The RNA shown here (transfer RNA) has 71 nucleotides and comes from a bacterium. The coordinates come from a structure-prediction model, not an experiment, and the mean pLDDT is 80. It was read from a public genome assembly. Rfam family: tRNA. From the family's description: Transfer RNA (tRNA) molecules are approximately 80 nucleotides in length. It is annotated as a transfer RNA.
[in-house]
RNA sequence: UCGGGGAUCGUCUAAUGGUAGGACACUAGGUUUUGAUCCUAGCAGUCGGGGUUCGAAUCCCUGUCCCCGAA
Numbered sequence: 001u002c003g004g005g006g007a008u009c010g011u012c013u014a015a016u017g018g019u020a021g022g023a024c025a026c027u028a029g030g031u032u033u034u035g036a037u038c039c040u041a042g043c044a045g046u047c048g049g050g051g052u053u054c055g056a057a058u059c060c061c062u063g064u065c066c067c068c069g070a071a
Stems, first nucleotide, its partner, number of pairs: 001070007010024004018054001026042005047063005
């Protein structure tokens, strides 16, 4: 430099263009003499910018970063 893939709650991982979900973690409450376990509830996210569309995590363009390959 060229080609391919990827970026989603704190972490991991889903989501035919039509309400962004689950697990763990965390917080609060219940249970327990206390803690752990268990139960209930809650918090929290689409890498940045632009475009297409009635509607974009998803499609298109561009930038940043990561991985793989070629030279």